[in-house]
Context: one part of a larger RNA
Molecule: small-subunit ribosomal RNA, 3' major domain
Organism: uncultured bacterium
RNA sequence: UGACGGGGGCCCGCACAAGCAGCGGAGCGUGUGGUUUAAUUCGAUGCGACACGAAGAACCUUACCUGGGUUUGACAUGUACGUAGUAGAGAACCGAAAGGGGAUCGACGCUUCGGCGAGCGUACACAGGUGCUGCAUGGCUGUCGUCAGCUCGUGCCGUGAGGUGUUGGGUUAAGUCCCACAACGAGCGCAACCCUCGUUGCUAGUUACACGUAUCUAGCGAGACUGCCGGCAUAUAACCGGAGGAAGGUGGGGAUGACGUCAAGUCAGCAUGGCCUUUAUGUCCAGGGCUACACACACGCUACAAUGGUCGGUACAGAGGGUCGCGAAGCCGCGAGGCGGAGCCAAUCCCAAAAAACCGAUCGUAGUCCGGAUUGCAGUCUGCAACUCGACUGCAUGAAGUCGGAAUCGCUAGUAAUCGUGGAUCAGCACGCCACGGUGAAUACGUUCCCGGGCCU
Numbered sequence: 001u002g003a004c005g006g007g008g009g010c011c012c013g014c015a016c017a018a019g020c021a022g023c024g025g026a027g028c029g030u031g032u033g034g035u036u037u038a039a040u041u042c043g044a045u046g047c048g049a050c051a052c053g054a055a056g057a058a059c060c061u062u063a064c065c066u067g068g069g070u071u072u073g074a075c076a077u078g079u080a081c082g083u084a085g086u087a088g089a090g091a092a093c094c095g096a097a098a099g100g101g102g103a104u105c106g107a108c109g110c111u112u113c114g115g116c117g118a119g120c121g122u123a124c125a126c127a128g129g130u131g132c133u134g135c136a137u138g139g140c141u142g143u144c145g146u147c148a149g150c151u152c153g154u155g156c157c158g159u160g161a162g163g164u165g166u167u168g169g170g171u172u173a174a175g176u177c178c179c180a181c182a183a184c185g186a187g188c189g190c191a192a193c194c195c196u197c198g199u200u201g202c203u204a205g206u207u208a209c210a211c212g213u214a215u216c217u218a219g220c221g222a223g224a225c226u227g228c229c230g231g232c233a234u235a236u237a238a239c240c241g242g243a244g245g246a247a248g249g250u251g252g253g254g255a256u257g258a259c260g261u262c263a264a265g266u267c268a269g270c271a272u273g274g275c276c277u278u279u280a281u282g283u284c285c286a287g288g289g290c291u292a293c294a295c296a297c298a299c300g301c302u303a304c305a306a307u308g309g310u311c312g313g314u315a316c317a318g319a320g321g322g323u324c325g326c327g328a329a330g331c332c333g334c335g336a337g338g339c340g341g342a343g344c345c346a347a348u349c350c351c352a353a354a355a356a357a358c359c360g361a362u363c364g365u366a367g368u369c370c371g372g373a374u375u376g377c378a379g380u381c382u383g384c385a386a387c388u389c390g391a392c393u394g395c396a397u398g399a400a401g402u403c404g405g406a407a408u409c410g411c412u413a414g415u416a417a418u419c420g421u422g423g424a425u426c427a428g429c430a431c432g433c434c435a436c437g438g439u440g441a442a443u444a445c446g447u448u449c450c451c452g453g454g455c456c457u
Stems, first nucleotide, its partner, number of pairs: 007457007015447002019411002022408001026302008034293002042053002064288007073126001077125007088105002093100002108117003128277002131275003137271002139266003142262001144260001149188006155164003167180004194254004199222007207214003225248001228242004304404001308363006320351003325344002330339003370401001375396007417439007
């Protein structure tokens, strides 16, 4: 000087408390450990690994295993030599394919017509490596933490390390601002400038009708600044209450992450030093595996029912996507779906039915008309191909489960909870992720305690 303390003081945060809904018990989905395996590719491991890389493993992907091939190579550049029926296309045949094979077809640019080039073949330099090291690195990222801190110049103090400034009294979300002060200033952070939501005006267009108004969309402006009033205070800082207002004290949300910490993570996104490999640790292919299963943990979904299940009727969104696409009406099928093909490169057409809600009927507390796992049969769709290993439909089957021990998570308002909708990835596959709207609460006395953090000592 820091760090630490079951030292002290002050302060903050869904940190506790007050509440609401969960997880932990069940079944299933997914990830991980473990075990197994020829292989179950690799990485991530307290918070800050475990629906994480992976925004989508049937083949491919794919890095793993088994087997079959290949060696200037699947890919790049260069040199030398060769090449006219050359490059390229490619039937029969062998093969699981890769590949072998080669009937047959068959070119190009420039040219001084000698050739040169492109391509191909051979040889040599070299290529290649998801092989190792994230403790050699760049870049990027997580985390403390959107916490309020971290520093510098000059001056002053100290032999010096260093201190002062940055401390003290108030105040703030804030090292925010005011006052004091051997300090005076400044920088990176805070705030503001950016995007979005809420109000309004003008302009342009859409739609509706009542034809000059309203909704919506786009552009440009206005508006909020503790500006006004009162109180309190020592006050040019602030705090409390009020008015007006669509909005009030940072209006709500986002983007934005200081100096640094963890030799944190990533050599498998990419780049890269060094090491290793070179008829193999490269590369091509088929099949298998990444999907195994006594078990353990993590994140979710569905439930255990009557604030409910089932049946019928009926209403209201927002945000997106669409030409290798979205696909209407109509018809067929119990259904998944099929036929069909209008319209749409989309404020025009389509996906598209919003669902919970509301109205009516039924069930009557039961392992049930709850719950839907599992299993059998029959199908649909995608795709060369659904056995290992896809999703969905119909009929049948109908398991555990009657609200969950110790422990533990989220959330302070249009939030939690609950209800559906869309998108990326994507041939197909979503209970995950990202986004969107509908309905819409309870509670906060307070800071003693648990956890994390800031300042002084």